[in-house]
RNA sequence: CUUAUCAAGAAAGGCAGAGGGUAAUGGCCCGAUGAAGCCUUGACAACCUCCCUUCGCUGCACUCAGGGUGACAAUAACAAAUUGUCAUCCCGAACGGUAGUGAGGGAAAGGUGCCAAUUCCAUCUCCCGUUGAAUACGGGGGACAGAUAAG
Numbered sequence: 001c002u003u004a005u006c007a008a009g010a011a012a013g014g015c016a017g018a019g020g021g022u023a024a025u026g027g028c029c030c031g032a033u034g035a036a037g038c039c040u041u042g043a044c045a046a047c048c049u050c051c052c053u054u055c056g057c058u059g060c061a062c063u064c065a066g067g068g069u070g071a072c073a074a075u076a077a078c079a080a081a082u083u084g085u086c087a088u089c090c091c092g093a094a095c096g097g098u099a100g101u102g103a104g105g106g107a108a109a110g111g112u113g114c115c116a117a118u119u120c121c122a123u124c125u126c127c128c129g130u131u132g133a134a135u136a137c138g139g140g141g142g143a144c145a146g147a148u149a150a151g
Base pairs, nucleotide, nucleotide: 001151002150003149004148005147006146011041012040013039014038015037019030020029021028024123025122026121027120042115044113046112047111048110049109051106052105053104054103055102056101057100058099059098060097063093064092066090067089068088069087070086071085072084073083074082075081119145124142125141126140127139128138129137130136
């Protein structure tokens, strides 16, 4: 810098000793019934890694289907024809298979994260309603900013 998510969820103990609620401002909350910070254990569940499963999309190196050619075997009096096997070539991806990818669900572990209140609320902008009107009140979007994860 880009993308995604942000109304849910989740505890104790020890140290410590006055602040904290993640840009700024204004509020409003939390805090000596112990804030921030550090450590230990635990929990929560979003991203990444990994595994399983369901459904799609794209492709074909393995594979599968179809066809051509050749060889062998069987049936067949010779032959023709048919069937089977093998090899090779062409072709397709409907079935099976396999590779990649997208979505949904699940498991435990790892790397982060996180465990008051909607990102605690508002600010900028748009729309709707109430009001005689409004710089008032209420509701719903978007943007800015922030946080986390991945690249």